[in-house]
Molecule: Bacterial RNase P class A
Organism: Oceanidesulfovibrio marinus
RNA sequence: GGAGUCGGACGGGUCGUCGCUUUGGGCGCUUGCGCCCCGAGAGGAAAGUCCGGGCUCCGCAGGGCAGGACGCUGGGUAACGCCCAGGGGGAGUGAUCCCCGGACAGUGCCACAGAAAACAGACCGCCUGGGCGGCACACUGCCGCGCAGGUAAGGGUGAAACGGUGGGGUAAGAGCCCACCAGUUGUCGUGGCGACACGGCAAGCUUGGUAAACCCCGUCCGGAGCAAGACCAAAUAGGGGGGCGUUCGAGGUCGGCCCGGCCGAAGCCCCCGGGUAGGUUGCUAGAGACCCGGAGUAAUCCGGGCCCCAGAGGAAUGGCGGCCACCCGCCCUUGCGGCGGGUACAGAACCCGGCUUACAGUCCGGCUCCCAUC
Repeated sequence: GGAGUCGGACGGGUCGUCGCUUUGGGCGCUUGCGCCCCGAGAGGAAAGUCCGGGCUCCGCAGGGCAGGACGCUGGGUAACGCCCAGGGGGAGUGAUCCCCGGACAGUGCCACAGAAAACAGACCGCCUGGGCGGCACACUGCCGCGCAGGUAAGGGUGAAACGGUGGGGUAAGAGCCCACCAGUUGUCGUGGCGACACGGCAAGCUUGGUAAACCCCGUCCGGAGCAAGACCAAAUAGGGGGGCGUUCGAGGUCGGCCCGGCCGAAGCCCCCGGGUAGGUUGCUAGAGACCCGGAGUAAUCCGGGCCCCAGAGGAAUGGCGGCCACCCGCCCUUGCGGCGGGUACAGAACCCGGCUUACAGUCCGGCUCCCAUC
């Protein structure tokens, strides 16, 4: 200098102006509205709603079935399907990345090609037997065709064909037998908390893949969710109670009262309770942010200090302009210049821990490989 890999941080700033929601303070009155002042007002993912928990209500003696999720070991945590550290396997020169119970409990499936895809299989080849035909005939042989059988060594197909190399053996072959190598299983020893690793011995034991196919084993899970839940509480229509009435006429209307007129053959008034609309609450001080110290490889935990950091709810957090910053393009590349364009993904809704996905443009750090130079 180039290529790569992993981790972390930011994700426009400032001023003016016009608005929106709101804590606190003040003023006015119609007592819940208006105005003024000072403050505060989206994110790293607020997203997807995929996991886990808090909180709330319902259910619940205890246990099981069904269903779902997860699955190497140890640790962290409120909990997790998350995180950290390790183990094993795979990819890569490497940093690094990906995967993780069981496929000798059983069942199913395995495209294409291929003869055969699973206690396998005979297409070619090799070998044996007998048959037919042909050629040589001194031997009794050679060649071809079809038949019966043996053979998994060789060829060919495939992602995958039932250990590898060598020797013995055989008609030809084959762990059929032997030596070595690789693996598996059993057993013993050593190290490790453990997953597991290393080593010794024994056994020819050599067993395809797939469980995000059914399934088996183990662990965990009661259900619904802030539209949870709690409180206050109209109008209308039901419910309960009381009172007054039905020709001795309640009540309504004629502007308030009396008389009177009209309507009125039955309801009217009051109280209580549930519930609806509506309102209040739940609601934001929390597994909280920042700093320091300690324990730990780390995730994380402990202690101390300091701070308060959105609470809207048909749902505020915005628009415009100037300057600056960054990026891109064009222009005299005439030098820090000029002009134009762009600045993403996205928008809290009870709260928190994760995962995943999206993202213009940057910044910082660790590590690896290659090239060159000293």